[in-house]
Small-subunit ribosomal RNA, 5' domain from an uncultured bacterium, 511 nucleotides, folded computationally.
Context: one part of a larger RNA
Formats: sequence, structure tokens, C1' cells
RNA sequence: GAUGAACGCUAUCGGCAGGCCUAAUACAUGCAAGUCGAACGGUGGUAGCAAUACCAUAGUGGCGCACGGGUGCGUAACACGUAACUAACCUACCUAUAGCUGGGGGAUAGCCCGCCGAAAGGCGGAUUAAUACCGCAUAAGCUGUUUGAGUGGCAUCACUCGAUUAGUAAAGAUUUAUUGGUUAUAGAUGGGGUUGCGGGUCAUUAGCUAGUUGGUAAGGUAACGGCUUACCAAGGCGACGAUGACUAGGGGAGCUGAGAGGCUGGUCCCCCACACGGGCACUGAGAUACGGGCCCGACUCCUACGGGAGGCAGCAGUAGGGAAUAUUGGGCAAUGGGCGAGAGCCUGACCCAGCCAUGCCGCGUGCAGGAAGAAGGCUUUCUGAGUCGUAAACUGCUUUUGACAGGGAAGAAUAAGCACUACGUGUAGUGCGAUGACGGUACCUGCAGAAUAAGCACCGGCUAACUCCGUGCCAGCAGCCGCGGUAAUACGGAGGGUGCGAGCGUUGUCC
Repeated sequence: GAUGAACGCUAUCGGCAGGCCUAAUACAUGCAAGUCGAACGGUGGUAGCAAUACCAUAGUGGCGCACGGGUGCGUAACACGUAACUAACCUACCUAUAGCUGGGGGAUAGCCCGCCGAAAGGCGGAUUAAUACCGCAUAAGCUGUUUGAGUGGCAUCACUCGAUUAGUAAAGAUUUAUUGGUUAUAGAUGGGGUUGCGGGUCAUUAGCUAGUUGGUAAGGUAACGGCUUACCAAGGCGACGAUGACUAGGGGAGCUGAGAGGCUGGUCCCCCACACGGGCACUGAGAUACGGGCCCGACUCCUACGGGAGGCAGCAGUAGGGAAUAUUGGGCAAUGGGCGAGAGCCUGACCCAGCCAUGCCGCGUGCAGGAAGAAGGCUUUCUGAGUCGUAAACUGCUUUUGACAGGGAAGAAUAAGCACUACGUGUAGUGCGAUGACGGUACCUGCAGAAUAAGCACCGGCUAACUCCGUGCCAGCAGCCGCGGUAAUACGGAGGGUGCGAGCGUUGUCC
């Protein structure tokens, strides 16, 4: 100097930030991922005589739930950083371009009926729809087989133009103008894989290795590959530190330092890993999936004892541990995300508020005059003097701040939607027109009144600041040197002083 700090004493306010470093311990309760009726058949409700219109929605279906949020257990590794390669790869939604969107079928949830079960839930029958599912047609293209020509490269090869044959698509909806569906290519975005180099400790760890190292063939994958399997060979790594053990998420960065370096990785951003412990796959463009599934295990809960339910390292909150770390708050107004044609719905992301001097920054606790140098304290060489000290009293002034009153619907807002116009078919312009959690907050004005506001540590040297009393190697102090045994500037108190100041000291840690 720094700190995610803690402790002691003290404490007016504001702004901005930060806030379980320990038990990746266990969790009561609430909330944290839904949305679409412009995909579908129903059901219920409202209005109506009805046709119908509108509203709501359990279920099927679509998209999302792989993002966002948390934590740092594991990991010394292509995990991360950086630089390359991928002619060995994938990419939903989005953009551009070029095509296509024909004609059929069988089910199933829901609803209804019945049954079993304490429950969780399950079974059977009948019936029904779709942008759910399955054939058929078509095939510009794409994929595979055979094959011709050309161009290029970085080895395997890649690309372009052809021929041949086999295979492969689709879905509709509504307010009739749109929006969707399917194929292909390209882009964008995001990812997978490979490699060079870089960054811990221990040699009181010296040898390690059988899918091991390579090859052939096959399987598997989006893709290369011992990734897996069969066979063949006997290789591969290592003092340039293999193997083993211990520790540890990595980086951007932060602290310190003149720098080199040393230490750290909390908040914010990027990447990785994990989601009660372990394993496994399914779905999907994408997961081996925190609030999905299955199995094993530990634990907790319900039970009619037959059987079931659960996973806060999401936001709050509880217990426990600890020196120690906050509210079971408000709002979707903004930003962003999901769904939706939209209106809109959801969003503990986020924006705000609450608590804490935890930190940084800012403001204040008054200013000017005022000598009877008051009283009082302390000191003293004691009829006196010095000092606290212009300090107080007293006089005048100001009102930051605080209290009260009034204003302030400020800014935070971009502009959805509707109508019209222009070009021309989704853009631009004009007009109309809703929406603020914070919050009656910030800010402004007025008003009375010095009114509402100072402590902490130290004073032997290092180190700024000295005397008196008490004590008498006692009581005690102490970072180091060292003080204390009768004149202690070093212990305790007082007066005075020094330093910093809403803080000041102590302790821990790093430079």
C1' cells in the first nucleotide's frame, strides 16, 4: 500500500459499489418456464328465439424448456490461453436464391361406459380430430452405383460440367391478404474434432504401458481416430522428468513494485466442470438434460403395510457449522429472453427498494468579532505567574444538513396499435393514441432556529507529540530494542500535546 475481512471503542447524512471465504451440510414454505384457439376435436360459460358471436380452457399437436440463473466438487487435462488446421464435420430459429406444395389411409389422447387401488396411479371396452402418424405420385435438385471430360490443390484428394441407374419431399390456417410446409445451394450464428507453444509442487516418486504402440478388415459416429471388435506385428513413453503422489477450475484481469518480479483469481466478462452420490440411455438441430426419464445407493417424508413421494450448488428463507456475510420485499415501467399474426401471457434474468460504516467518494457538525486574558482544572521557583485560551460567556451573520410546508405526476420513453398518404406490396412519412415498480422519490422554493451532529489511537527511541501524582522487579507494558527493585516523559490516572477523523485502533493475509 491492499483486503469479499473479523474484533474493540465510537457514529449525522448522501452517492456508487460489495455482502456464507466455513458444511458441494440438511432443508419447512412460497415463487424461479412457459406459450400458441390464426394446428386439432371437444368441454364449460356469456349474449341471443335461433343461426351465430365472444370468453375460458383439461387433452392431442407445435415451438421453447440445451438459453437465462447457481456453484467450484472434480479436473495438472487440448480443461484453459494463444496461434493454426478441418480436402475429416454438424448447425433449429434468421437472411438470400431456385424449385415444389398432387392424391390417399389407419390409428390415438380427450369425451363416454366399466373395473382395480388408501394414495400415487393403472387397466379394459366403444367412439373421434389434426400442421400427430403411415403409404402412393412427382424429383429441378440431393444421396448412392457405374462412368466421361476439365480445372485446381496440401498427401489421402477437392471442385465444375455431363451420362447411367436406384432411392428420397410436403400441411395446412385465417379476418383473403398473408403466413406456414418441403427440397436444394449459399450466408450468418453457434458448436464438434486435431495440432504447435504456454502456465503448479515433490526425484526422500525412476522406470511406466496389453487396446498398450502400429497395421489390415469390419462396426460405430455429424466426423477423423484402438473409438470398439477380430487378426497380425512388437512396439510406444521416459532425467528435455515418463509413471506416481499432493495441491488446484483456467483466462481477461486484480494487488504490490521504479521495473524485473512476487502474490491472488471475490464482484464483472469469456471458457470449462457439476446439479443428493454413482451409472445409463431416450427425445431432440442441439443434452447424456439443475427445477425430464430409468436403475442402484444413502437420507427424509406419506401409508389402509400392499405400496408410493422427494432432491434450493435458482430467489428469498430455516437449521447447523463459523470470528463472520442481508429481505420468506416491489415490478415486468425499462433492457433482454420464450411463445404468439397480434393483443398479450410468462420471466426471483433484470430493474428497483430493504438491511450492514464492508469499501471508495462527497458533505456537515458553523462563520466573524470578542481579554474582565472570567470561573474552574493542571503546573509552579506559590501574596505571584504560566497554561487550557479567542477557547467560553457576550455581539453580529449564515442555514449546507436536519425538521416542517409547498411545488414536482420531471427525466428514465423508445414508441406498440389504428387511420391516411407516397412509392410500391413492405418500407417511409404524417396524424390519432395507451403504458412508471422505483415514488410524491430525486430536484427546486419557502420557513424558524446555532439550532440536529466527534470520536479513536498514541506521546522512551524507531515515530509527530511532556509534565504531575500513584505504584515500587509488585501491579503491569511491549512490534523490535527494552521499561518497572522510591524522584518511571516506557506501568495506572490526570492535565497538556500529536496524528487521523465518521471513523480510529487491533488481528489475519499478500506485495
The coordinates come from a structure-prediction model, not an experiment, and the mean pLDDT is 82. It matches the Rfam family "Bacterial small subunit ribosomal RNA".